Predicted 3D model of an 85-nucleotide RNA (c-di-GMP-I riboswitch aptamer) from Oceanobacillus salinisoli. Rfam family: c-di-GMP-I riboswitch aptamer. Its family is annotated with cyclic-di-GMP binding in the Gene Ontology. From the family's description: GEMM was predicted in a large-scale screen for bacterial structured RNA regulatory elements. Model confidence (mean pLDDT): 89 of 100. It was read from a public genome assembly, where an Rfam model found it.
[in-house]
RNA sequence: UUUCGAUAAUGGCAAACUCAUUGAAAAAUGGGGACGCAAAGCCCAUGGGUCUAAGGUCUAGUACUAUGACAGCCGGGUUACCGAA
Numbered sequence: 001u002u003u004c005g006a007u008a009a010u011g012g013c014a015a016a017c018u019c020a021u022u023g024a025a026a027a028a029u030g031g032g033g034a035c036g037c038a039a040a041g042c043c044c045a046u047g048g049g050u051c052u053a054a055g056g057u058c059u060a061g062u063a064c065u066a067u068g069a070c071a072g073c074c075g076g077g078u079u080a081c082c083g084a085a
Base pairs, nucleotide, nucleotide: 002085003084004083005082012037013036017032018031019030020029021028022027035072041078042077043076044075047074048073049070050069051068055065056064057063058061
């Protein structure tokens, strides 16, 4: 430097649920809490995908629509601890 994550160490993050706040909602943030994660660190929503539909549209509905969200759905970029080869 490259590839990998069997064992071990130091540590890290935190799903569901719940409480508070914000929001039309999806969801977000903070406290509690751990299902999991070897990048579940950071960036990208103009790569694909998913959720919501306030406002808007007309066909007036269990409708359509993102300018609202999700990076813990897949993916891309970038940096990094320990160990092994």